[in-house]
RNA sequence: CAACGGGAGAGACUAAUUUAUUUAGCGCCGAAGGAGCAACUACCCUAGAAACUCUCAGGCAAAAGGACCGUUG
Numbered sequence: 001c002a003a004c005g006g007g008a009g010a011g012a013c014u015a016a017u018u019u020a021u022u023u024a025g026c027g028c029c030g031a032a033g034g035a036g037c038a039a040c041u042a043c044c045c046u047a048g049a050a051a052c053u054c055u056c057a058g059g060c061a062a063a064a065g066g067a068c069c070g071u072u073g
């Protein structure tokens, strides 16, 4: 990297009309991405760095997506 399997959280909220994967409002979630803090690591002034924090982005029936984990190549 590819295939297969597993994979959480949070309103199927309210209003409008054009009935739509729409717009607006309020509430909420933390596991794409992004940002912040810094135990720690290499190292010696540089670099890397969480599942913590923020919630810009994203998401809040199912489906899809999904960090991450397992198997195979």
Base pairs, nucleotide, nucleotide: 001073002072003071004070005069006068011026013025014024015023016022017020027060028059029058033056034054035053036052040048041047042046